A computed fold for a 368-nucleotide RNA from a Candidatus Rokuibacteriota bacterium, annotated as Bacterial RNase P class A. It matches the Rfam family "Bacterial RNase P class A". Its family is annotated with ribonuclease P activity, tRNA processing and dimeric ribonuclease P complex in the Gene Ontology.
[in-house]
RNA sequence: GGAGAAGGCCGGACGGUCGCCGGCCGCGGCAACGCGGCGGGAGGAAAGUCCGGGCUCCAGAGGGCAGGGUGCUGGCUAACGGCCAGGGGGGGCAACCCCACGGACCAGUGCCACAGAAAGCAGACCGCCGUCCGCAAGGGCGGUAAGGGUGAAACGGUGAGGUAAGAGCUCACCAGCGGCGCGGGUGACCGCGCCGGCUCGGCAAACCCCACCCGGAGCAAGGCCAAAUAGGGGAGCGAUGGCGUGGCCCGCGCCGCUCCCGGGUUCGGCCGCUGGAGGCGCCGGGCAACCGGCGCCCUAGAGAAAUGACUGUCGCCCUGGGCCACUCGCUCGGGGACCAGAACCCGGCUUACAGGCCUUCUCCGGCG
Numbered sequence: 001g002g003a004g005a006a007g008g009c010c011g012g013a014c015g016g017u018c019g020c021c022g023g024c025c026g027c028g029g030c031a032a033c034g035c036g037g038c039g040g041g042a043g044g045a046a047a048g049u050c051c052g053g054g055c056u057c058c059a060g061a062g063g064g065c066a067g068g069g070u071g072c073u074g075g076c077u078a079a080c081g082g083c084c085a086g087g088g089g090g091g092g093c094a095a096c097c098c099c100a101c102g103g104a105c106c107a108g109u110g111c112c113a114c115a116g117a118a119a120g121c122a123g124a125c126c127g128c129c130g131u132c133c134g135c136a137a138g139g140g141c142g143g144u145a146a147g148g149g150u151g152a153a154a155c156g157g158u159g160a161g162g163u164a165a166g167a168g169c170u171c172a173c174c175a176g177c178g179g180c181g182c183g184g185g186u187g188a189c190c191g192c193g194c195c196g197g198c199u200c201g202g203c204a205a206a207c208c209c210c211a212c213c214c215g216g217a218g219c220a221a222g223g224c225c226a227a228a229u230a231g232g233g234g235a236g237c238g239a240u241g242g243c244g245u246g247g248c249c250c251g252c253g254c255c256g257c258u259c260c261c262g263g264g265u266u267c268g269g270c271c272g273c274u275g276g277a278g279g280c281g282c283c284g285g286g287c288a289a290c291c292g293g294c295g296c297c298c299u300a301g302a303g304a305a306a307u308g309a310c311u312g313u314c315g316c317c318c319u320g321g322g323c324c325a326c327u328c329g330c331u332c333g334g335g336g337a338c339c340a341g342a343a344c345c346c347g348g349c350u351u352a353c354a355g356g357c358c359u360u361c362u363c364c365g366g367c368g
Stems, first nucleotide, its partner, number of pairs: 001364010012314007020041002023038006043339001047350002050348005055218004062250004067214005072086005087101001088099004102209002108207002110203003125148002127144007156174006175199001177196008222271004232261006241255004278297008316336008
């Protein structure tokens, strides 16, 4: 200097003039409300609604089946399908990144198109060898899976011996599988040694088996107040019954429940509604995620949806010119600034994001 990898931050700042929302204080007012002062007022994703919770109601939720979710190990957390660290596998020269990561004849079932002779315990198209027939071409019978072909994948690899030709047929080494033993590790696993048949695919984001986890519904949850009415009419079930927030069964609880017609109130007001598994700083523990201690702080609560409009200066990015030998620097002018708006609140994941900055690491090249 170039190419990459991981992590973090900003994505405007300070004013002025009007206009909004909410809090506190003061004054006026019976009140509604008005005036004044002091503070505060969208996010890194507020998005998607994919997960997990807090909270509310059913309900005082127990057990089971079906159903759903997760799937290596150890930790973190309120919890998770999240995060951290590790193991194994894969990609990359590497820093690093990815994994839907339990179990395939050994529970069972299923699929692997086409091509190919043959794709679950297979197989002979070309070929090789032996033998018989034949003038020859060629054909019959037997052996073979080493060579070639097909395919994503063909039932271990290399070498030697052996054979009629071959084949783990035998042997050496390697890989894999199984058994036994030793060592390391909390563990997943890793390493070593010995023995052995030789070697019997893939898919479980196929059905399934195994282990663990799971009540339901959701702020349009749910309460309170105000207002108004018809405690109306009919049908069905009815204690051997009906109902009880996904389905079914048992248990438990309540004594009524369901449907249709008709009537009233209506899109009224208040609460829920913002102080939290909260934020920031320091110290300690831990590889880390995170945990503990101390101190400080309060940072939107709208209600058809509030933070907007205009303008000045400065800053950032791009670009044209001038000064300066050039860079740096100074100066004049032009242009631009991403994705995108809370609606009960958190912890995650995923997606979108112009431009800029910082830290650490890897590889390549050059100079000293």